The RNA shown here (transfer RNA) has 73 nucleotides and comes from Lactiplantibacillus plantarum subsp. plantarum ATCC 14917 = JCM 1149 = CGMCC 1.2437. The sequence is in RNAcentral, with records from ENA, GtRNAdb, MGnify and Rfam. The organism belongs to Lactiplantibacillus plantarum subsp. plantarum, within Bacteria. Rfam family: tRNA. By type it is a transfer RNA. The prediction has a mean pLDDT of 82.
């Protein structure tokens, strides 16, 4: 210098033939217990690395860019 993969809730990840985002753990409240843990119920939390483009509509397509990892030279 060139190419590829990844980047989604605090953490680990799912969702990619476009239709306004989910799981597990963690967290909050409640139930339950003499109390704790386990267990049960409810809930809060992200607009999807950033910018721009295409589209009625993009996490999902395209371009540029940042970071991490890998390959080639």
């Nucleotide at each position: 210098g060139c190419c590829g993969u990844u980047u989604u809730a605090g953490c680990u990840c799912a969702g990619c033939a476009g239709g306004u985002a989910g799981a597990g753990c963690a967290c909050u409240u409640c139930c339950a217990u003499g109390g704790u843990a386990a267990g049960g119920a409810a809930g809060a939390g992200g607009u999807c690395g950033g910018c721009a483009g295409u589209u009625c509509a993009a996490a999902u397509c395209u371009g540029c860019u940042a970071a991490a990892c890998g390959g080639c030279u």